Overview
Small-subunit ribosomal RNA, 3' major domain from an uncultured prokaryote, 476 nucleotides, folded computationally.
Context: one part of a larger RNA
């Protein structure tokens, strides 16, 4: 000087408390451990691994296993020879591949040849998701959006170092003020950026419709530029104003005006560093290793196994509910290899067909909870839907291993969950649907969107984490 303390002081955080809803019990989905297996590819492992890499494993993906094959190779450059490239059909085979066969003779040319491509050969080489993240770059997590981390000069100290950065106030903040052997400065904080909340200007089509006219199923038509909205530019909030407290300061408390008030809400943004944290399997890369194989092609299988254990979720256990009928109101997205309306067929999944749309125009697309009404009457039930049988639909060469969906039948566990444990402070929790990425098909996951919309916070003694000062130390 740090680090540590079941030392002290001050302060903060959904850290506790106060509340609301869960998890832990059930069934299923999904990930992991373990076990099994020819293989169940690999990585991630307290917080900070475990719906994680994977924004989507039937083949492919795929790295794993079995079997069948290849050896200048599936991919790149160079050299030599032959042939344009390319293409039709048949046979064998699980296919890779092997054999036979048809059409085709192109482009440029100084007529030597050349360009692209295919086959064969030679070797230089290719190739490796093989090892090492404890050799690395890059990227990322975490402490933590915590308020810290440093430097120059000066001063003090023999020196390591100290000072500044401590102190008195204050703040979300090393934020600002005052004091001060310090005076300044840098990286952080804040602001600048995006979005949302109010208004104005400009612009009105595909969007809008108050006034006028026509018409009515409809902004449908004429028309209008007000309103909504769209999207570009501005205005607006700064403790600016008033009162009080304060040290005449910084600031705090209350008020006015205002759409908004003291950082208005949300996002992006992550200092010096810590964990030899994670990643050699995104990529790049040193070293090591393989080279008729640890490389490459193909078929089939596996990654989907199942006594069990854990994590994360979904659905429930019901009446604030289930079922039937009627009826209302969103936002944000996506669409030409695509979204697909009206209509018709089917109980339905879906099919037939194809208007329109390269989209403020058309489509996906009925939002659902809510509301009105009928029924059920506390039951393992008209709760719950697992499981299983049957019949189908769709995607796709192909749904057996191993897809999703529909209908009929079946109707399991489950009556609110032990110890323990998680999230959340407001348009939040809870609850309700909608869309998108990936994607042929395949979400209870993820990401985004809106609808309805709470309760509680006395307080900081305690638990956890963190910041500053101080003290002790057989620690560095």
């Nucleotide at each position: 000087u740090g680090a540590c303390g079941g030392g002290g002081g001050c302060c903060c955080g959904c850290a506790c408390a106060a509340g609301c809803g869960g998890u832990g019990g059930a069934g299923c989905a999904u990930g992991u451990g373990g076990u099994u297996u020819a293989a169940u590819u690999c990585g991630a492992u307290g917080c900070a691994a475990c719906g994680c890499g994977a924004a989507g494993a039937a083949c492919c993906u795929u790295a794993c296993c079995a079997g069948c094959u290849c050896u200048u190779g599936a991919c790149a450059u160079c050299c030599u020879g032959c042939g344009a490239a390319c293409u039709u059909u048949c046979u064998a085979g699980a296919g890779a591949u092997a054999g036979a066969u048809u059409g085709g003779u192109g482009c440029c040319u100084u007529c030597g040849g050349g360009a692209a491509c295919g086959c064969a050969g030679u070797g230089a080489c290719a190739g490796g998701u093989g090892c090492u993240g404890c050799a690395u770059g890059g990227c990322u997590g975490u402490c933590g959006u915590c308020a810290g981390c440093u430097c120059g000069u000066g001063u003090c100290g023999u020196g390591a170092g100290a000072u500044g950065u401590u102190g008195g106030g204050u703040u979300a903040a090393g934020u600002c003020c005052c004091g001060u052997a310090a005076c300044g400065a840098g990286c952080g904080c804040a602001a600048c950026c995006c979005u949302u909340g109010u208004c104005c200007u400009u612009a009105g089509u595909u969007g809008c419709c108050a006034u006028c006219a026509g018409g009515u199923a409809a902004g449908c038509u004429g028309g209008g530029a007000a309103c909504u909205c769209u999207a570009a530019g501005g205005a607006g909030a700064c403790u600016g104003c008033c009162g009080g407290u304060g040290a005449c300061a910084a600031a705090c408390c209350g008020g006015a005006g205002g759409a908004a008030g003291g950082u208005g809400g949300g996002g992006a943004c992550g200092a010096c560093g810590u964990c030899a944290a994670g990643u050699c399997a995104u990529c790049a890369u040193g070293g090591c290793c393989c080279u008729u194989a640890c490389g490459a092609c193909c078929u089939g299988g596996g990654c989907u196994a199942c006594a069990c254990a854990c994590g994360u979720g979904c659905u429930a256990c019901a009446a604030u509910g289930g079922g039937g009928a009627g009826u209302a109101c969103a936002a944000a997205g996506g669409g030409u290899u695509g979204c697909a309306a009206u209509a018709c067929a089917g109980c339905a999944a879906u099919g037939u067909g194809g208007a329109g749309c390269u989209a403020a125009u058309c489509c996906c697309a009925u939002a659902a909870a809510a509301c009105u009404u009928c029924u059920c009457g506390u039951a393992g039930u008209c709760c719950g839907g697992a499981u299983u049988g049957g019949a189908g639909u769709c995607u796709g060469c192909a749904a057996c291993u191993c897809g999703a969906c529909u209908c009929c039948a079946u109707g399991a566990a489950g009556u609110c969950g032990g110890a323990a444990u998680c999230g959340c402070u407001a348009g939040u929790a809870a609850u309700c649907g909608u869309a998108g990425a990936u994607c042929a098909g395949a979400a209870u996951g993820c990401u985004a969107c809106g609808g309805u919309g709470a309760a509680u916070a006395c307080g900081u003694u305690c638990c956890c984490g963190g910041g500053c000062c101080u003290u002790g130390u057989a620690c560095a």
Model confidence (mean pLDDT): 84 of 100.